[in-house]
Context: one part of a larger RNA
RNA sequence: CUGGGCGUAAAGCGCGCGUAGGCGGACCUGCAAGUCGGGGGUGAAAGCCCGAGGCUCAACCUCGGAACUGCCUUCGAUACUGCGGGUCUCGAGUCCGGGAGAGGUGAGUGGAAUUCCUAGUGUAGAGGUGAAAUUCGUAGAUAUUAGGAAGAACACCAGUGGCGAAGGCGGCUCACUGGCCCGGUACUGACGCUGAGGCGCGAAAGCGUGGGGAGCAAACAGGAUUAGAUACCCUGGUAGUCCACGCCGUAAACUAUGGGUGCUAGCCGUCGGUCGGCAUGCCGGUCGGUGACGCAGCAAACGCAUUAAGCACCCCGCCUGGGGAGUACGGUCGCAAGAUUAAAACUC
Numbered sequence: 001c002u003g004g005g006c007g008u009a010a011a012g013c014g015c016g017c018g019u020a021g022g023c024g025g026a027c028c029u030g031c032a033a034g035u036c037g038g039g040g041g042u043g044a045a046a047g048c049c050c051g052a053g054g055c056u057c058a059a060c061c062u063c064g065g066a067a068c069u070g071c072c073u074u075c076g077a078u079a080c081u082g083c084g085g086g087u088c089u090c091g092a093g094u095c096c097g098g099g100a101g102a103g104g105u106g107a108g109u110g111g112a113a114u115u116c117c118u119a120g121u122g123u124a125g126a127g128g129u130g131a132a133a134u135u136c137g138u139a140g141a142u143a144u145u146a147g148g149a150a151g152a153a154c155a156c157c158a159g160u161g162g163c164g165a166a167g168g169c170g171g172c173u174c175a176c177u178g179g180c181c182c183g184g185u186a187c188u189g190a191c192g193c194u195g196a197g198g199c200g201c202g203a204a205a206g207c208g209u210g211g212g213g214a215g216c217a218a219a220c221a222g223g224a225u226u227a228g229a230u231a232c233c234c235u236g237g238u239a240g241u242c243c244a245c246g247c248c249g250u251a252a253a254c255u256a257u258g259g260g261u262g263c264u265a266g267c268c269g270u271c272g273g274u275c276g277g278c279a280u281g282c283c284g285g286u287c288g289g290u291g292a293c294g295c296a297g298c299a300a301a302c303g304c305a306u307u308a309a310g311c312a313c314c315c316c317g318c319c320u321g322g323g324g325a326g327u328a329c330g331g332u333c334g335c336a337a338g339a340u341u342a343a344a345a346c347u348c
Base pairs, nucleotide, nucleotide: 003320004319005318006317007302008301012316014201015200016199017198021194022193023192025088026087027086028085029084030083031082033081034080035077036076037075038074039073040072041071042070049065050064051063052062053061054060091191092188093187094186095184096183097182098181099180103177104176105175106174107173108172109171110154114150115149116148117147118146119145120144121143125136126135162169163168206247207246208245209244210243211242215241216240220236221235222234223233258315259314260313261312262311263310266293268291269290270289271288272287273286274285275284276283277282278281297304298303321348322347323346330341331340332339333338
């Protein structure tokens, strides 16, 4: 470069916003750049290819032809693409009326539980395990009652239920705030899709400064187990887990399935709208979401199957035998940990 691919074989960037670029709805019209047709010029010779000829043949050589896939120019065509002009509404958006929701941020607040403290009752055990021991307890534990303090998390509701782009979000109230869905069809008139770079968001752990610290708990200590036991079990226990601000930028960041649009049997649940029918509790239609099964089709199989892994088009990312290696070196970023980009020798 070309081809074939990317759910599980190598391969979808963790997610979004968006620059350049690529691609782009319906109709009319102009131009004629791409495109198509005709003509002209050029495309040196040699060489390649075809034919003929000369050295006894061949190599070699000579002659003729074709070709030189290209470039320039001219005349013409206008379906498609492009460019210019005009029109349109189905794509996209705005508006009006409704709706659901753990969507986000901040502030406040509630009860249960846990631990600790104080006081009362009460006495010899408690705790823990497979069994024990370490441990706690006559300086009164465990249990129980009352009061107080603190921190963290929110039982039931709760649901292949909801919301969010992803990460993720769950007591209650208020304030601020993002998105989505349905109905109406008043408005704009292609304003769209994707997106290299870039920018932002991004679980947990980890890092910096300051706070906080109930429970849990890496490390660590002890008790057990065991041949050993740097483990599994038990008793303790520090970082951390929590808050504020600032970093880190990773993950089985998974649907291991990039985004958009259109098309291609159905059936059964469920969530949010809306319309209709009435026998007011159901039935039917429709739009959007979320599941289960299943036809065609696809698939190596498993399976997927209107939420596609089917049939197509557009754009991006990525793969190209295993190991070496997501490593070295260099660059960029980071306080560090490290992240990112990313080889080769060698070897099978």
Predicted 3D model of a 348-nucleotide part of an RNA (small-subunit ribosomal RNA, central domain) from an uncultured bacterium. The prediction has a mean pLDDT of 90. It matches the Rfam family "Bacterial small subunit ribosomal RNA". Rfam links the family to the GO terms structural constituent of ribosome and ribosome.